This is a predicted structure of a 105-nucleotide RNA (SAM riboswitch aptamer (S box leader)) from a Flavobacteriaceae bacterium. RNAcentral holds the sequence, with entries from Ribocentre. The coordinates come from a structure-prediction model, not an experiment, and the mean pLDDT is 85.
RNA sequence: AUGUUAUCAAGAAAGGUGGAGAGAUUAGACUCAAUGAAACCUUGGCAACCCUUCGGAAACGGAGAAGGUGCUACAUUCUAUUCGCUUAGGCGAUGCAGAUAACAC
Numbered sequence: 001a002u003g004u005u006a007u008c009a010a011g012a013a014a015g016g017u018g019g020a021g022a023g024a025u026u027a028g029a030c031u032c033a034a035u036g037a038a039a040c041c042u043u044g045g046c047a048a049c050c051c052u053u054c055g056g057a058a059a060c061g062g063a064g065a066a067g068g069u070g071c072u073a074c075a076u077u078c079u080a081u082u083c084g085c086u087u088a089g090g091c092g093a094u095g096c097a098g099a100u101a102a103c104a105c
Stems, first nucleotide, its partner, number of pairs: 002104007013043005021032003026080004044072003049068002051064005076097001082093004
């Protein structure tokens, strides 16, 4: 990098370096940012995928948090495809894309 499966409206911030962008890409909208963006570092935290443990034939459920990841503005910030509902604004479902984990190659 590719494939499979699962999840994505919950949750969790301070400091240092840095110095103008950032919220994946394209378009539109809406936001964040010199009261300091991205990125990196330190410490803390959240969660519970892997993991540990208990029950169970299994599916699955309860508990835990040492370790491997991940995450810590806004729903994956919202919309984009299709279907349904709605007078309309819009609402619900779904697809694409993306993110994360585990496994495979």
NCBI's taxonomy places the organism under Bacteria, Pseudomonadati, Flavobacteriia, Flavobacteriales, Flavobacteriaceae.